The RNA shown here (Fluoride riboswitch aptamer (crcB RNA motif)) has 63 nucleotides and comes from an Actinomycetes bacterium. Its mean pLDDT, the model's own confidence on a scale to 100, is 80. Its Rfam family is "Fluoride riboswitch aptamer (crcB RNA motif)". Its family is annotated with positive regulation of gene expression and response to fluoride in the Gene Ontology. Of the family's consensus pairs, 100% are formed in the model. It was read from a public genome assembly, where an Rfam model found it.

RNA sequence: CUUCGAAGCGGCGAUGGAGCUCGCCCUUGACUGCCCCCCGUGGCUGAUGGCUCCUACCUUCAG
Numbered sequence: 001c002u003u004c005g006a007a008g009c010g011g012c013g014a015u016g017g018a019g020c021u022c023g024c025c026c027u028u029g030a031c032u033g034c035c036c037c038c039c040g041u042g043g044c045u046g047a048u049g050g051c052u053c054c055u056a057c058c059u060u061c062a063g
Stems, first nucleotide, its partner, number of pairs: 010025004016054006033044003036040001
């Protein structure tokens, strides 16, 4: 490194996928963003809980 066999292998963290990691929950649950005197037909940030990569989106520049 490859092959074979056995055993084990829940969910969630404001929009997608993967790896790693952290936290939370035990189905009666974790989770379901923020701001404003005006709570409104209002405003704002972000695809991450965090890191990296990919995809989508946005901005700028060049060909």